[in-house]
RNA sequence: UAAGAGAGUUUGAUUCUGGCUCAGGAUGAACGCUGGCGGCGUGGAUAAGGCAUGCAAGUCGAACGAACCAUCCAUUGAAGAAGUUGAGAUUACAUCAAGGCGACGGAUACGGAUGGUUAGUGGCGAACGAGUUAGUAACACCUUGGUACAUACCCGGAAGUCGGGCACAACGGGUCGAAAGAUCCGCUAAUUCCCGAUAGUGCAGCAAUGCUAAAGAAGCAAUUCGCUUCCGGAGUGGCCUAGGUCCUAUCAGGUAGUUGGUGGGGUAAUGGCUCACCAAGCCAAUGACGGGUAGGGGGCGUGAGAGCGUGGCCCUCAACGACGGAACUGAGAUACGGUCCGUACACCUACGGGUGGCAGCAGUCGAGAAUAUUCGACAAUGGGGGAAACCCUGAUCGAGCGACGCCGCGUGCAGGAAGAAGGCCUUCGGGUUGUAAACUGCUUUUGCCAGGGAAGAAUUUUGACGGUACCUGGAGAAUAAGGGGUUGCUAACUCUGUGCCAGCAGCAGCGGUAAUACAGAGACCCCGAGCGUUAUCCGGAAUUACUGGGCGUAAAGGGCGAGUAGCCGGUCGUGUUAGUUUGAUGUCAAACCUUGGGGCCCAACCCCAAGCCUGCAUCGAAAACGGCACGGCUAGAGUCGGUGAGAGGCGGACGGAACGUACGGUGUAGGGGUGAAAUCCACUGAUAUCGUACGGAACACCAAAAGCGAAGGCAGUCCGCUAGCGCCGCACUGACGGUCAAUCGCGAAAGCGUGGGGAUCAAAAAGGAUUAGAUACCCUUGUAGUCCACGCCCUAAACGUUGCCAACUGGCUAUCGGGAGCAUCGACCCUUCCGGUGGCGAAGCUAACGCGUUAAGUUGGUCGCCUGGGAAGUACGAGCGCAAGCUUAAAACUCAAAGAAAUAGGCGGGACUUCGCACAAGCAGUGGAUCAUGCGGUUCAAUUCGACUCUAACCGAGGAACCUCACCAGGGCUUGAAAUCCAGACGUAAUCCUUCCGAAAGGUUGGACCCCGAAAGGCGGCUGGACAGGUGCUGCACGGCUGUCGUCAGCUCGUCACGUGAGUGGUCUCCUUAAGUGGAUCAACGAGCGCAACCCCUACGAUGUGUUAUAUGUGUCACAUCGGACUGCUGCGGUAACGCAGAGGAAGGUGGGGAUGACGUCAAGUCAGCGUGGCCCUUUGAUGCCCUGGGCUACACGCAUGAUACAAUGGAUGUUACAACGGGUUGCCAAGCCGCGAGGCGGAGCUAAUCCCAUCAAAGGCAUCCUCAGUUCGGAUAGGAGGCUGCAACUUGCCUCCUUGAAGCUGGAAUUGCUAGUAAUCGCGGAUCAGCAUGCCGCGGUGAAUACGUUCUCGAAGUUUGCACUCACAAUGAAAGCGCCCGGCAGGUGGCGCUUCCAGAC
Repeated sequence: UAAGAGAGUUUGAUUCUGGCUCAGGAUGAACGCUGGCGGCGUGGAUAAGGCAUGCAAGUCGAACGAACCAUCCAUUGAAGAAGUUGAGAUUACAUCAAGGCGACGGAUACGGAUGGUUAGUGGCGAACGAGUUAGUAACACCUUGGUACAUACCCGGAAGUCGGGCACAACGGGUCGAAAGAUCCGCUAAUUCCCGAUAGUGCAGCAAUGCUAAAGAAGCAAUUCGCUUCCGGAGUGGCCUAGGUCCUAUCAGGUAGUUGGUGGGGUAAUGGCUCACCAAGCCAAUGACGGGUAGGGGGCGUGAGAGCGUGGCCCUCAACGACGGAACUGAGAUACGGUCCGUACACCUACGGGUGGCAGCAGUCGAGAAUAUUCGACAAUGGGGGAAACCCUGAUCGAGCGACGCCGCGUGCAGGAAGAAGGCCUUCGGGUUGUAAACUGCUUUUGCCAGGGAAGAAUUUUGACGGUACCUGGAGAAUAAGGGGUUGCUAACUCUGUGCCAGCAGCAGCGGUAAUACAGAGACCCCGAGCGUUAUCCGGAAUUACUGGGCGUAAAGGGCGAGUAGCCGGUCGUGUUAGUUUGAUGUCAAACCUUGGGGCCCAACCCCAAGCCUGCAUCGAAAACGGCACGGCUAGAGUCGGUGAGAGGCGGACGGAACGUACGGUGUAGGGGUGAAAUCCACUGAUAUCGUACGGAACACCAAAAGCGAAGGCAGUCCGCUAGCGCCGCACUGACGGUCAAUCGCGAAAGCGUGGGGAUCAAAAAGGAUUAGAUACCCUUGUAGUCCACGCCCUAAACGUUGCCAACUGGCUAUCGGGAGCAUCGACCCUUCCGGUGGCGAAGCUAACGCGUUAAGUUGGUCGCCUGGGAAGUACGAGCGCAAGCUUAAAACUCAAAGAAAUAGGCGGGACUUCGCACAAGCAGUGGAUCAUGCGGUUCAAUUCGACUCUAACCGAGGAACCUCACCAGGGCUUGAAAUCCAGACGUAAUCCUUCCGAAAGGUUGGACCCCGAAAGGCGGCUGGACAGGUGCUGCACGGCUGUCGUCAGCUCGUCACGUGAGUGGUCUCCUUAAGUGGAUCAACGAGCGCAACCCCUACGAUGUGUUAUAUGUGUCACAUCGGACUGCUGCGGUAACGCAGAGGAAGGUGGGGAUGACGUCAAGUCAGCGUGGCCCUUUGAUGCCCUGGGCUACACGCAUGAUACAAUGGAUGUUACAACGGGUUGCCAAGCCGCGAGGCGGAGCUAAUCCCAUCAAAGGCAUCCUCAGUUCGGAUAGGAGGCUGCAACUUGCCUCCUUGAAGCUGGAAUUGCUAGUAAUCGCGGAUCAGCAUGCCGCGGUGAAUACGUUCUCGAAGUUUGCACUCACAAUGAAAGCGCCCGGCAGGUGGCGCUUCCAGAC
């Protein structure tokens, strides 16, 4: 006492790594939309491209001659002229003409003087000021220090200023030329030039001595201004010096005046600056040389800072002036508005020749996204000249143009709710725009009109700006608001339109019918004369990390070693000190910046003061640390002695097993190989077996987490040579050390070269299999190679994915090598020390996984490496290589990620455990036939719609002849068939009957009857208007309901704990159960939804009641309420839970059955059961409503669910038993009668324990026939005759009788149900319903077989494991491929241009 903010985006979710993107500030800006005023700034960044026109450097007559003008003086004296003369004319008098003289007059000319002007000579200036940034990577610039130097004008000091002379311009004359200009002759002045004199302090020299100056002008004068020489000063400049100053090593070597010396020359001055000679140096990894880019600094932008970027305006330095070169003049230039030469360009021309240089101020063309007036004034400040007046000054001061920037002001203020109208939204109530407006009152900045009117001037004069600023008065709310945004980041939301279209977008991403993301509107948000966009810079980015990062797995440790430069370095002492610390001094220009103060009304802007400028230099001080020097030490390092282990390396020799081959013996039909085979081998004798011989390669057991080595790597035995290492002793040296660019060496396998060798194995190749294919996996062969020698190659998942060295920081345990102690004869054991190799783990670290004295802990030293993914370890270049290739190593372009670890799930032709009619064991089926029903398909005017694996398909439908009905054809209606309300007129009985047309609906006609109410009104149809109506669409907008996994045992929560977190634990494990059922243990303890239980039916009993049965008693029975079963008891096992066995019991281990369906899954199903958002149809040919008829019943086919069968365990006939659940008043219907029968007549009884369906059954029992056959099986199909329901049985009902008598003789692949009162089989009832079940929902009768078991199939549960999956393992599509075309980019090549270098010619 100043100072630091993050967010979005990888995932199902998480943490990390990491990139991309955004919010901020800035600009000499540009573009889009918009635009009132003022002040102060600022404005050609591109083509250092080309320039018309004007202006931008002159001045001095007090340096000089001359010319001209004006005035004056002196001389001259023209024209004219009063007068006079006048021989001619006329003549009386008078006069007239030419000419002469002529006062006057002053022209003209000469000389002189004064004043003015200026072409030339001369002086000073023009080297400043103004512009630009092309070049320059350099002493160009900045900071610091120096000196071999120069300096006109200015200041201070000293001295001098004498005498003489020759020219050249101007001017005059001549010549050439279109012009520009040139040239010859002649004259002339000076502060022009020259000579002489003088010479002190000046110069040269050691000295003697020698040498070197000058100009005058003005003034009456005083005097002033000059001139010459020297010394000093100030300011300015030249040169030198140390440090600083961009990228590139895919530029590694450069250099002959090069480096130095000597001597000449040259310069103001040092110097290879230049030359001759001599020497061979000099620069470079601390980056020479080359290439690219660039003016430098003060500063400016940003940033907390460190930094990063930048160098416009202002100040300063440099460089440049069309391009290249050169000198002259001068104090100063190698000179922007001077000269010469060359080049390009432009202009003039008489074609001979000339002229020009806006990167000065304006202005013009060009190119460009883009940058101003051909303005005023020297009034001020400053500059040049002059003694001065003054002149010049596009420097400058001002004005003009541009919102280009910064700053200030305004577009009004107050009141005003019926919260107006309009707009927008709406749940229709309202909300919002909004005190906003209107309206009332007030004010007048700005702008407009009028009047006054500055400072800037020092000092008499003098103001471009400017009649400006400012002041006063006046009218009048009057003259003045837009831009961007509104999904998140990021402040701000609705409606409509659109429908992956049109479009948006900085990133993530929006848009496929309900878009806060597109477009429009309204509202809102932000800023405001501006607002956005684009471009660029800094920030955020700790994302190059100095401050302030990393490298086990994310990008990143070099394959390993030796070692140079470099960097770093133990302990004690002394000295010294360019590092370091500290004091003082100088400097670090001003402006800028910060702070304080002040001036313009404020601010921007400006002024003053202080601070700051973190740097450099000089002088001094200190000596801890570091450096250097010297002297010690022994703990680091090394040496020595003793001792030890080892697959360390190289060479040689030897060995056995196995294998292959050859030969021989025995021996016979196979062998071999595989999942199974085949190719292959074998009667020319294989395989097998024995013997002999040869050959090459590798070394079983020992053998180990073992050992050795730097790494690669190293294994039979023995011998030789050789390197390293451990331990013990503590004898020696005395810091000798650590690391390590460059360099050198080593470096598995494969590969290459030459020559050997070749048993095995085996790329390539061939064949056989497998397969959809199989250029593979498997099999039979088989060549390089595998082996050796020599030479190359130089890579690897060369990995511990962990560089090397040192120190420090709890342990436990195993093992290898060595030592010590104890002990022993010796060894073992035990304890301990040192060195290796492993395991587990404290602290700590880590994103996590994990690491953890062998660190990935805590530190130090040093090397290597990383900076998003892809392109790519690629291209080009270079080096190496015989080649293969290796090393080094990019960019364009493209993406919004790529990635690490861990988490939950899902999945697996992963593992483990368990369950289920899941398989197996059984019984009966389906799949074949005929029929019924449903679905697909096809057909049709329509065959309405929905449902499609399990989880659609006798499903919605529990009953389509009309109706139903949604479909089709035709006919009709339009406030509608039904609902609510309003308005109008009408009628008031609503209502009923009726004519005609018509298929009906409907239309149309006539009539009958009657007053409800005090009124308002009600009621009825009509008209009009709000509205109705829709089985029209969206089940992917929804509610509700449902299916399914699955009655599977799971799914969660609270607290707590663990973890950075997602998450995890609990819920795991063990035992047990039908069960997450229970028990035990446990960082868990509890709880919820599920399980179980509670509920219902049923099996046994008790009690109560009694419509009914019966004559009563009584009891079957029915209902209600209780009891009963709980592993309660016994035994065994077990910690327990529990299991097994048993007793008793009607029932035994949830007795049987039902209802009950957790969190969720399938965008599963349903808008057609219902409800419902949105959309759509509907005044006319409705998708609404009514009606008639048709259709949903079609029929080559395919599928699904059933029925009936194929027969003798059967069929037929006769006879004879035994149920239960239910239903019934528009109903069930008895008895009796009729009919072969369906049924009819009949009408008792019953609102039902009473009557009826219903004698209630059938299978069953008994008896007879049929005797294995398409039948006395089977009943389809068909003909005829009837019955019933109904308005109506043609399409299209059911039933009866007679006749007909099809397929079918047990069903391929495949597949379904069922574990007990179950399957199978038999009948009965009910719902719906006028009528119409082989379906559905129920009921009882008869009544089995089998389960060894969990390998396999399907499904499910738990644990675990892998994962690059998460729309979650499933299948298709898209994409990926090839060819061609188009565009972009990169590389190669040819040509051209440009740049640089080399050589040569001119």